A computed fold for a 1452-nucleotide RNA from an uncultured bacterium, annotated as small-subunit ribosomal RNA.
[in-house]
RNA sequence: GAGUUUGAUCCUGGCUCAGAACGUACGCUGGCGGCACGCCUAAUACAUGCAAGUCGAACGGAGUAGCAAUACUUAGUGGCAGACGGGUGAGUAACAUGUGGGUAUCUUCCCUUUGGUGAGGAAUAACACGAGGAAACUUGUGCUAAUACCUCAUAAGUCUUUACGGAGAAAGCUUUAUGCGCCAAUGGAUGAGCCUGCACUUGAUUAGUUUGUUGGUGGGGUAAUGGCCUACCAAGACUGUGAUCAAUAGCUGAUCUGAGAGGAUGAUCAGCCACAUUGGGACUGAGACACGGCCCAAACUCCUACGGGAGGCAGCAGUAGGGAAUAUUGCGCAAUGGGGGAAACCCUGACGCAGCCAUGCCGCGUGAGUGACGAAGGCCUUAGGGUUGUAAAGCUCUUUCGCUAGGGAAGAUAAUGACGGUACCUAGUAAAGAAGCCCCGGCUAACUCCGUGCCAGCAGCCGCGGUAAUACGGAGGGGGCUAGCGUUGUUCGGAAUCACUGGGCGUAAAGCGCGCGUAGGCGGACUGAUCAGUUGGGGGUGAAAGCCCGGAGCUCAACUCCGGAACUGCCUUCAAUACUGUCAGUCUUGAGAUCGAGAGAGGUAAGCGGAAUUCCGAGUGUAGAGGUGAAAUUCGUAGAUAUUCGGAAGAACACCAGUGGCGAAGGCGGCUUACUGGCUCGAUACUGACGCUGAGGUGCGAAAGCGUGGGGAGCAAACAGGAUUAGAUACCCUGGUAGUCCACGCCGUAAACGAUGAAUGCUAGCUGUCGGGCAGUUUACUGCUCGGUGGCGCAGCUAACGCAUUAAGCAUUCCGCCUGGGGAGUACGGUCGCAAGACUAAAACUCAAAGGAAUUGACGGGGGCCCGCACAAGCGGUGGAGCAUGUGGUUUAAUUCGAAGCAACGCGCAGAACCUUACCAGCCCUUGACAUCCCGGUCGCGGUUAUCAGAGAUGAUUUCCUUCAGUUCGGCUGGACCGGUGACAGGUGCUGCAUGGCUGUCGUCAGCUCGUGUCGUGAGAUGUUGGGUUAAGUCCCGCAACGAGCGCAACCCUUACCUUCAAUUGCCAGCACAUUAUGGUGGGAACUUUGAAGGAACUGCCGGUGAUAAGCCGGAGGAAGGUGGGGAUGACGUCAAGUCCUCAUGGCCCUUACGGGCCGGGCUACACACGUGAUACAAUGGUAACUACAAAGGGAAGCGAAGGAGCGAUCUGAAGCAAAUCUCAAAAAGUUACCUCAGUUCGGAUUGCACUCUGCAACUCGAGUGCAUGAAGUUGGAAUCGCUAGUAAUCGUAGAUCAGCGCGCUACGGUGAAUACGUUCUCGGGUCUUGUACACACCGCCCGUCACACCAUGGAAGUGUGUUGCACCAGAAGUAGGUAGUCUAACCUUCGGGAAGGCGCUUACCACGGUGUGAUCCAUGACUGGGGUGAAGUCAUAACAAGGUAGCCGUA
Repeated sequence: GAGUUUGAUCCUGGCUCAGAACGUACGCUGGCGGCACGCCUAAUACAUGCAAGUCGAACGGAGUAGCAAUACUUAGUGGCAGACGGGUGAGUAACAUGUGGGUAUCUUCCCUUUGGUGAGGAAUAACACGAGGAAACUUGUGCUAAUACCUCAUAAGUCUUUACGGAGAAAGCUUUAUGCGCCAAUGGAUGAGCCUGCACUUGAUUAGUUUGUUGGUGGGGUAAUGGCCUACCAAGACUGUGAUCAAUAGCUGAUCUGAGAGGAUGAUCAGCCACAUUGGGACUGAGACACGGCCCAAACUCCUACGGGAGGCAGCAGUAGGGAAUAUUGCGCAAUGGGGGAAACCCUGACGCAGCCAUGCCGCGUGAGUGACGAAGGCCUUAGGGUUGUAAAGCUCUUUCGCUAGGGAAGAUAAUGACGGUACCUAGUAAAGAAGCCCCGGCUAACUCCGUGCCAGCAGCCGCGGUAAUACGGAGGGGGCUAGCGUUGUUCGGAAUCACUGGGCGUAAAGCGCGCGUAGGCGGACUGAUCAGUUGGGGGUGAAAGCCCGGAGCUCAACUCCGGAACUGCCUUCAAUACUGUCAGUCUUGAGAUCGAGAGAGGUAAGCGGAAUUCCGAGUGUAGAGGUGAAAUUCGUAGAUAUUCGGAAGAACACCAGUGGCGAAGGCGGCUUACUGGCUCGAUACUGACGCUGAGGUGCGAAAGCGUGGGGAGCAAACAGGAUUAGAUACCCUGGUAGUCCACGCCGUAAACGAUGAAUGCUAGCUGUCGGGCAGUUUACUGCUCGGUGGCGCAGCUAACGCAUUAAGCAUUCCGCCUGGGGAGUACGGUCGCAAGACUAAAACUCAAAGGAAUUGACGGGGGCCCGCACAAGCGGUGGAGCAUGUGGUUUAAUUCGAAGCAACGCGCAGAACCUUACCAGCCCUUGACAUCCCGGUCGCGGUUAUCAGAGAUGAUUUCCUUCAGUUCGGCUGGACCGGUGACAGGUGCUGCAUGGCUGUCGUCAGCUCGUGUCGUGAGAUGUUGGGUUAAGUCCCGCAACGAGCGCAACCCUUACCUUCAAUUGCCAGCACAUUAUGGUGGGAACUUUGAAGGAACUGCCGGUGAUAAGCCGGAGGAAGGUGGGGAUGACGUCAAGUCCUCAUGGCCCUUACGGGCCGGGCUACACACGUGAUACAAUGGUAACUACAAAGGGAAGCGAAGGAGCGAUCUGAAGCAAAUCUCAAAAAGUUACCUCAGUUCGGAUUGCACUCUGCAACUCGAGUGCAUGAAGUUGGAAUCGCUAGUAAUCGUAGAUCAGCGCGCUACGGUGAAUACGUUCUCGGGUCUUGUACACACCGCCCGUCACACCAUGGAAGUGUGUUGCACCAGAAGUAGGUAGUCUAACCUUCGGGAAGGCGCUUACCACGGUGUGAUCCAUGACUGGGGUGAAGUCAUAACAAGGUAGCCGUA
């Protein structure tokens, strides 16, 4: 820097990614070279070989060679070395390490200087001869040498004392040299010891530790200081600046990362430390308590004759084991270095080299040039092309590396070269031998096809996959890196996500409930001193290597070398003195004090008071009272409730009362008294910084709760009953116990909140109120001021909300707290508590979020306003009956398919007997019923007659009619038909959740947006909100908005009035003709009508009202009055709404079938359920008779008149009419008569018989007619529908489709009502506002138990391992002390012995081991507790809206 919480936004906050690194490992791949690295695990066990020897110029022997002189070898004595070099990191939290100081010290070999090196003595290994033993080895006797051992002498210097004195030395060899040694001393160098300041991991769920402990004195011991050890004395020492304990760990230079500060690490290289199978111990020595030395104990391994012995790879190789994992039992001492030696030389798994490994870093190569409007192949494709791609091939060229051959180093200074015939040079060879890995949804560079179909799989995070996957798998293409690439793991970074640099705490995580106060931290003004902090200069040190800079050497680089800088540190010295500190003195403004006033529910105790409730007694009084949404439980005739009087008891204190007062907080409210805390104001000539904060500590601390004893009126957990309910362990009601009250003692928590720690200073104001004071006018105010308590508001701050002199502003000081959500304020441990529990306080595991504020919507059993046949007011229906029709269900071979709340259900279907038809059964066809192309044939085709087979499709024959167009005259072209081949046709097959188009719906609701500007960090807001008004976002006014668009309205059609024009088929007033009669005729254009053009209506006029507006109310005029009535017209969008079966179309599927043809059947089934209708149940009616008035339509394969036949459907008949002419065509409700309330003269279902019509054909399955039959039904439960005027209701008419068929649909006119107070309620909608944990948007979200699966974890009778404390036993080796025993060469001796020493014994200390009792970690444990996770389990609905009882906190 990016991704990820949301519909979107800002913030908080975690998770994740991009970078660098590694002693790595794994997967795929692998050409060369240089340089470097290579058991991180089992400090597990080790076969085998090697890793420390050397000196004969210290010594005597022995051996070999030689005639000998002599030379050589070396077992032993002796000297030096073996304490270095090499390995490892177990232990160690320590003076171990780092750094800087110090000194009570030693220092072989080396250097410097001084002095010395005389005289003697006694042994002993080897060796010889014996003895024991399996061995290892041991032992007796005897001989012998020394630079081995001992004595004496000497002592410049040294050490020591009582400073007189005393003590203490030596070694020789020989090559004859300025030789190598030896002794004592001096100074140095080097190395080592010890002391010390500072630095140095985590845990307080480790708070106290310590008895040689702390100090002193004497003594001992050491190279040396010291409780290092010992005796005595004192009682100290360490610790909150973290002792002790536990866990972890070698430390450092440095390495990695990072801008830095930091963080992590401590491989290789270098310095220090520690260790050497485990534990203990000393010896020798200059140096060790000793890796390849010794002794003892333990475990393990090996040998053994069973008696006893041997061993220690954390040296180099190597083996086994462990493990994800780490190399050769190589060469050489040539170089560098080390040991010994006078030296030659010997030894050296240190080291130098080689081998193995892409483990890392660095370098090189796998070819270079040219080469197409671009081969082939692959992939994609819109089928044209694109891409792979100059890539290849081809042509030209080069040879690094490799390979073959020749030459051939430096490393060495005379000799000596493991590496090594290596590096390097030359020649030759042929493009010849040499490319992979990961990725391509976003982050993040790179895209398509196929396969798959929530499968298989991917995944670092977000997330992909459910039939069109750039995310899985394959392919093509592309991107990145390259002898490597990717993955895993780890570290730092990003992460300002522990914040010193550099964060926070009102609401996101986070202020202790509140005081007092200890330590600590911080602290007013002035003066002086000091120089600790601070600042500057100098000196010492800060190893080398590394990093950085400049050079140099390997062909470059890595690598190496040289020089510089740096090492930010520590010590020391000189100087400065502002600030801080310290010391001294002074001051008054901070703080306190004194005096005078003041307000107050501040606290404690005692007493007093009235109202009310309940109970008790008495009176009056009678049937109810209580209680609720409605009831019931309950009380009451044994007298309630009500009412009057009296009494008792307990608790709480109305009004005053107020964002008023007091208190640190919790909290405090009747009145009086006593005691008492704090605060405010005013004054002062007092003290003189006495202050602020405050870890631990300590006190106070609502309610609930606990203990003891009282008290108990009301209220009231638990409990009981009554209701409510699906249930109701609740909400409501009736009762009711703890408790509430008092005293004393506990508890110590609350949403203990201003969710805001305390203190101080500074930074605009306005306004209210409480308690004081001052001043001025004056009787009520004004101004100023101090202290409290509120509201608004500027700057500033804030993510926003908001805060704003009572800060969440600007600063300072101190304390507390936070670091993703869940697990969890839980477990364990500890402290406190009588208990309940409180305080302190994790982890495993799990998720990618959890959260804050604000925005837009949606929603609310939130609110306001408004509208609608939404309710109400009315009228008529549905729901009941039989019938029609559609649907479900069922049935069926099939009952084709679709539509599904409103917005499917007389819907697609404006009309299924065949056809339609998509369904079923059967029979047939396969380039196909239909289109295009190709080949061959015919010239037609087509119509028509007839026969046969068949259910038909179809097949086989047959009669007749007809004889295509152009022409270059060619079967040449077109056209048609037949046959054939394959491309293809065809599909009412799937997907309406891949789509277009069309449609429904909210809704003819009044809304939906944009530009610019403004506001806001932003999503967004404003405009569009507000006040009025409207049918309307309609208009007016106002306004940080001003305008605009799609909608509304208007423009369009129709209807209602008038005028003008026109006049046939329509009309007929006036004139005339004719007629039984009729606009029948001439004529007319007045009327009606028809159809074209105009007019007319605009709140225009008047009055009222309103704001003088918009508008509203009323009125006039008018055919019509406030959008006149009706229609067409449907904004942005919603419902993955409907339709792939109208059509079109992507993808998938079928292809002798899911295509095509035919016949028959089915879509018409029928226990049942629902929707929509028509007909009724009757008298506002039925039947019969009589008789007026419409509108709008249709008509040629048609409408069909008159006339005739039939009871009728209908038939016959044919006039007229392509229609203002003819026709369908009769309009019906109407009027009159009868019927008289019945299952009827209502109703017409059902059924029988007989017919009519259409049609190839009415059986399944048409309509109609006549006669007969005459079912249910007497106005319809819950519920529900339509309608506000020419409307409902009622009456008939016509049309589309159609051969025929409707009670459906569409249209037409006739007659023609009732009601609307109003907006409380139901439904739907609009708008403003409010809440929200919703955004798939309440059909939302979401909590808990139970059941199931898995995971980690707590408890648990116990069991097991480890570590450790205390007490006791035990006591190897060793050292020190003692010493009866025993032994002894050097010296002394008076020769007896002594001195001294060894062995033995013993005492002290002590390792292993043992016993007992504690502490603690870990593992495991029947059973058990909660927790977490898990597409579709159960029960309820607690929370989010007033969530339907507001929610939440503490407690029971």
Rfam family: Bacterial small subunit ribosomal RNA. Gene Ontology terms of the family: ribosome and structural constituent of ribosome. Its mean pLDDT, the model's own confidence on a scale to 100, is 85.